Transfer RNA from a Chloroflexota bacterium, 73 nucleotides, folded computationally. The prediction has a mean pLDDT of 83. Its Rfam family is "tRNA". Lineage of the source: Bacteria > Bacillati > Chloroflexota. It was read from a public genome assembly.

Order: sequence, then structure tokens, then C1' cells
RNA sequence: GGCCCCAUCGUCUAGUGGACUAGGACGCUGGCCUUUCAAGCCGGAAACACGGGAUCGUACCCCGUUGGGGCCA
Repeated sequence: GGCCCCAUCGUCUAGUGGACUAGGACGCUGGCCUUUCAAGCCGGAAACACGGGAUCGUACCCCGUUGGGGCCA
């Protein structure tokens, strides 16, 4: 340098064009329960890497950029 794959809450992940004002687990946090703590129960905050395009409509498709990984030279 060329080609391929990946990027979603703090972490791990679901998602395959309309059901997503994006769900779950752990963690964090408020309350209940408890003599206290833990456990348990009920809530809450928290994410689509960035830019452009196609489409009535995109986390999802296309192009580019950035970052990571792999193969070839």
C1' cells in the first nucleotide's frame, strides 16, 4: 500500500429497513424490606465512533474519515 472484518449505556452484549422516544445482564443510584449488612423486591440515570448519500423511513444499506483486528505484498 491492497483486501476483509469490527466499532451500540461504565463493562459485556441484543439488533439483519418501520415493533427502537434502542432492550437485557453486571455495575452505579433512590426507595421498600432487615436490628445492621448482604440477599431479595420496586424504580431511576446511562450508549448507536464521525461526516455525507440512497430511501417515505436507517443503529441496520452505500461511500468516505477515524480507531482496532486479520490476510497478502